[in-house]
Formats: sequence, structure tokens, C1' cells
RNA sequence: AAAGUGGAUCAAGCGAUCGCCCUCCGCCUCAGGCGAGGGAGGAAAGUCCGGACUCCACAGGACAAGGUGGCCGCUAAUGGCGGCCCCGAGUGAUCGGGGGAAAGUACCACAGAAAACAUACCGCCCAUUUUUUAUGGGUAAGGUUGAAAAGGCGAGGUAAGAGCUCACCGGUCCAUCAGUGAUGGUGGACGCUUGGCAAACCCCACCCGGAGCAAGACCAAAUAGGAGGGUUGGGUGGUCCGCCCAUAACCCUCGGGUAAGGUCGCUCGACCCCGUGAGCAAUCAUGGGGCAAGAUGAAUGAUCGCUAGGGUUCCUCUUAGGAACCAAUACAGAAUCCGGCUUACGAUCCACUUUAGCC
Repeated sequence: AAAGUGGAUCAAGCGAUCGCCCUCCGCCUCAGGCGAGGGAGGAAAGUCCGGACUCCACAGGACAAGGUGGCCGCUAAUGGCGGCCCCGAGUGAUCGGGGGAAAGUACCACAGAAAACAUACCGCCCAUUUUUUAUGGGUAAGGUUGAAAAGGCGAGGUAAGAGCUCACCGGUCCAUCAGUGAUGGUGGACGCUUGGCAAACCCCACCCGGAGCAAGACCAAAUAGGAGGGUUGGGUGGUCCGCCCAUAACCCUCGGGUAAGGUCGCUCGACCCCGUGAGCAAUCAUGGGGCAAGAUGAAUGAUCGCUAGGGUUCCUCUUAGGAACCAAUACAGAAUCCGGCUUACGAUCCACUUUAGCC
């Protein structure tokens, strides 16, 4: 200097003029006005997950449906996060993946001889023969096809071959050591297997009530408690059991009327910042400090000016200073709240890897 990998921070502040919303500790001439304080994000997006909270009765049991899937931890919880183990990709920093195929069923097009207790097309060897050729037997080492073809490589052996035999590697089992564990090291035994696919059905282990702030509570207003139906009915996804409510209530359908309202829920939280301790870390404990939108057809804005901080270039060069330029923009707007994941995007910084050159 180039290429790459992983992560982090910010996404403003002040003043003036005008226009909005909230709070009240306040003041005034009190339908209101003045003053003070505050007013949209790192993703507010997606609605992909998990919860808090509210209602259904205590949400009880089982099945079905659904979700997750290496091991150990963290968390309120999760499909999230941290560390570790194994497999794969990469020179590497790093990245991707992870229960079971010997319980069963299904599928693997085309090509190929044959796609799984799967094969003999070419080839190799032997015998016979019409010695051109044909037939029979042996073989699965070599070749063809394919995403994938009866462990790999070397030697011996054989009519030719084959774990047929042997050594090494791979695999399975046993023992032992290390580790909480996944797993790894070492030693021994055995010729040991004949594929893939479960984001195919399936099997195993664990989890798992339902609906959702348009949840729900209260106030106001109004009339046609009208008509029909129900195996007595109903009880927040389905089925069964249990349990509970009701005895002319309740439930369902149609039809009519009122409001198209108002108040609460509505922001003090598994909250934020700093320090200390434990832990590889995620995180936990503890001490101190802080309160930072609450709209409801939907506020948080518009114009002008200045500035710190960040980066680049140049000048001077003692700490360092000065000048010019770039960029405050891009992606984009809360609606019960919080923890994650994913996606969009401007500026900058940090660490690491590889290559080339110089000292």
C1' cells in the first nucleotide's frame, strides 16, 4: 500500500422568529392567560419468536395438533445469548452445519449392466469348438453411466481376481486415562459394512390452556326485553374425562333502537448511568446517582444563523497551532410495555489475517 475477516461508536448542540402537545412546584384579570420543565429510533420497520399484563373458573388430567433438537451454562422466557465438542469450506483471520437410516413404509428422474440383501454391457481367466466364431463356467479387481455403484492405499497370492492374506489408515466392540459432559488420548480384539434421503412419513427426548390494549374496567344514552330455534343448555382452537353455573334461566339466529360518545388502562420499568467484586464469557451480586413522549384523523414542526466534535489535504513545526474542504446526511416516524432475531442505511474508529515493497 492492496485485498479480506470480525466488532464498536455517533446519527448532534446553541440562539432568534413563528406554530403545536403534555406536566404543575407556581402566578394572574381563572371557558383562559403567563411562567418553568419536557417532547419520535438504532432500527421506532418486519410481525418472525419469547414474555409481562388483562379476561375466560382453579386453568385440573389425557389424547391429538404444534414447537425445539451436539454438550454445559445464562436469562422472566425463547427458535435468543456465551463457552466448549465434532463434521465441512477457506492459505488464513473466520464462516456454515449438528438427535435417530440395524423399528417400519416410501422415493432416488434420465443415463447406466445394475440404485440396495442392487449387477454382468465392455473387459480378464479357463474349457470346448467350425480356431472366422460360437457355447459353457469363474470373476467383480479395471472401464462405461451418474449426485451417488459392495472402505482406502501398498505388498503377497490367484487360472484370472476378490480382505483371499498381511502391514498401515478407516470402522465396530472392550478396557483404561482426562473432562460435569458432548468427546478426545492410549492399548487390545475382530476381516468388519450392502448407499443417499427424515426442511419425506416416521421413531426418540424435552416443551406446550385460549384470546389479545380494537385485552379489559367504569360512566352516559336509548327501546320492540320483538320473532324463531335448542337431544335441558352453557362454560375462549379440536376430542374425551373430571369440575363449575343455571332450572325457565341460559345459549344460538334474525330484526329494531342508542352511542358512533367520555374517563381509566397510559408509562416507575425483568428501567437507565457510574463504580466495586465474582466469572473465560454470556451474566450475577452490591454501593451511589437519575426519571427522560403519552398523541387519539393522530402533537414532537418550519425558516435563518453560528458552533464544538470527527475525517482529508496543505503550511509551520517546541508543547502544538493555522488555513481550506467533506460530511449532520442516509434509512426513515412512537400508539400497552419489555427482551431478542431479521432487514434498510450515512460517517468514522478498533482489532485480526494474507500478499507485495522498504527499513